[in-house]
Context: one part of a larger RNA
């Protein structure tokens, strides 16, 4: 010299854009982040009779989006590649949607419990549930044949918007392999489902995935095994490059959601704000028995050298549901904090010599501060004041916002520090102090005329910043 999610001393005027718990994946008070459909249903309320709310059954939808990096050195992740796979929602296409029946929550009557919650009769609906028909180009097959589906709602009566099977398609996920992916041999042998193989099972699939049998085989100095650190990668960041170092923000992919196991729904989880069981903490309790889980956005405690507000809106952008009106959305859009960082402006201009007063040093003549001030003459960015006032919204709708930004007023007014000054290294003299105080990146100054301490004057440098510190290259 560059850089940095940076701290910390001094010191601070504006405005853009970006960034902001690197420590304790430590414990969490409070609100809030996942609902929506009454055009699936049947009931209850309301009410101005035509609507309207809205527990509960019953669809989608809480596997998306957000967080945070514990673990993981592995097909996690990168790249190239395969081949035995499923796939809700949409898109294509070419079909079907006939006929029945049994129940149950709501609800009523009750019982039980401090709650949380649950238990017994009784009555009901459905796009909930179960048969039957049909009936495959679908599955299965000993190739004769067996097997298997549906369900309505709305209406302007044109129709719409489901529902069931079949195939393909998009995007989607899941398996498989070649290669690349940190140190350490003061780890040297590792492996028994351990390698392999016909066969059961199992999976959407292949596959010791899992079983019994059979064989003794696998991996290793081209470093297996163990151990320590560690999410990868696009990238950043230095570097002429070659490398090194780094993986914050954004963008892919993995991982995990109090710790530790499970498995249920489901097209998709072994599921961050579902569920079940174990453990630690934490809070209710009538001691009998219960609730929760911020690595969501704020926020609080604690740890730290250190890091933001319990904010405004769905107006865009997007996602969930809805036929649609719309309802949710802490994603996301804004907006508050902070010189954190990068950029850009400003703090006046111009004239001014008695080279003023003061100040400092003096060889006491004078030098310097120094056109610097005052004075004169202007000009108003930027901030303050009043006035108008978007874009973003193609018809309504603007959180941001009375904001960007114009006009206009006023007045030099409201805005300058910080480190250094021996030599590397740009800047030198006084005074104090006297190996004391005390400096300091090295080399070194300081013991009575210190250009090195510490102060003042001047001067050098960067300038809303300047210095120090850590850190990489």
């Nucleotide at each position: 010299g560059a850089g940095c999610g940076a701290a910390c001393g001094c010191u601070g005027g504006c405005g853009g854009u970006a960034u902001g718990c690197u420590u304790a994946a430590c414990a969490c008070a409070u609100g809030c982040a996942a609902g929506u459909c009454g055009c699936a249903c049947g009931g209850a309320g309301a009410u101005u009779u035509a609507u309207c709310u809205u527990a509960g059954u019953g669809g989608c939808g809480g596997a998306c989006g957000g967080g945070u990096g514990c673990g993981u050195a592995a097909c996690g992740c990168g790249u190239a590649g395969g081949a035995a796979u499923u796939u809700a929602u949409c898109u294509u296409a070419a079909g079907g949607u006939g006929g029945g029946g049994g129940a149950u929550a709501a609800c009523a009557u009750u019982g039980g419990g401090a709650a949380a919650c649950u238990g017994a009769u009784g009555c009901u609906a459905a796009u909930a549930c179960c048969g039957c028909a049909u009936g495959a180009u679908g599955a299965c097959u000993g190739a004769g044949g067996u097997c298997u589906a549906a369900a309505g709602c709305c209406u302007u009566c044109g129709g719409g918007c489901g529902c069931c099977a079949u195939a393909a398609g998009a995007g989607a996920a899941g398996c498989c392999u070649g290669c690349g992916u940190u140190u350490g041999a003061u780890u040297a042998g590792c492996u028994a489902g351990u390698u392999g193989g016909a066969g059961g099972g199992g999976u959407a699939a292949u596959g010791g995935c899992u079983c019994a049998c059979c064989a003794a085989g696998g991996c290793g100095a081209u470093g297996a095994u163990c151990a320590a650190u560690a999410g990868c990668u696009g990238g950043u960041u230095u570097g002429a490059g070659a490398g090194g170092a780094u993986g914050u923000u954004c963008a892919g992919c993995c991982a995990c959601a109090c710790u530790g196991g499970a498995a249920c729904u489901g097209a998709g989880a072994c599921a961050c704000g579902g569920u079940c069981c174990a453990g630690a903490c934490u809070c209710c309790u009538a001691c009998g028995g219960g609730a929760g889980g911020c690595a969501g956005c704020a926020g609080u405690g604690g740890g730290g050298a250190a890091u933001a507000u319990u904010g405004g809106a769905c107006a865009a952008u997007g996602g969930g549901g809805g036929c649609a009106a719309c309802c949710c959305u802490g994603a996301u859009c804004c907006a508050g904090c902070a010189a954190u960082a990068c950029c850009g402006c400003g703090u006046g201009u111009g004239u001014g010599a008695a080279g003023a007063a003061g100040g400092u040093c003096u060889u006491c003549g004078g030098a310097u501060u120094g056109u610097a001030a005052a004075g004169c003459a202007c000009u108003u960015u930027c901030a303050c004041c009043a006035g108008g006032g978007a874009c973003g919204a193609u018809g309504a709708u603007g959180a941001c916002g009375g904001u960007a930004c114009c006009u206009g007023g006023a007045g030099a007014a409201g805005a300058a520090g910080c480190c250094c000054c021996g030599g590397c290294u740009a800047a030198c003299u006084u005074c104090g102090u006297g190996c004391c105080a005390g400096c300091a990146g090295c080399c070194g100054c300081g013991g009575u005329a210190a250009u090195a301490c510490g102060a003042a004057g001047g001067g050098g440098g960067c300038g809303a910043g300047c210095g120090u510190u850590g850190c990489u290259c």
Small-subunit ribosomal RNA, 5' domain from an uncultured bacterium, 473 nucleotides, folded computationally. It matches the Rfam family "Bacterial small subunit ribosomal RNA". The prediction has a mean pLDDT of 89.